[in-house]
Molecule: Glycine riboswitch aptamer
Organism: uncultured Granulosicoccaceae bacterium
RNA sequence: AGACACAUUGUGGGAGAGAUCGACAUCAUCCGUUGGGCGAGUGUCGACGCCGAAGGAGCAACACCCAGGAAACUCUCAGGCAAAAGGACCACAUUGAGUAG
Repeated sequence: AGACACAUUGUGGGAGAGAUCGACAUCAUCCGUUGGGCGAGUGUCGACGCCGAAGGAGCAACACCCAGGAAACUCUCAGGCAAAAGGACCACAUUGAGUAG
């Protein structure tokens, strides 16, 4: 001094599935006015249906004493099903500690 790879951070890209139904609460607009009514949005709870690419769990070959043992596969506990947020993964850059050379 130092690639590939690893980790942090930043930027960009990034799929799927009901803006479902019901109840309660809050409340914009409008109507009425003695109480109220209609009702978009939002929140909470419940119901059924679905998605998988945060996280999590399971397993093959291998090994064979035990154990270990991957995923974008499977499960769907969690999470999600308009937008927003999140998002495995990919690209570029930054920083860190190095290894090979």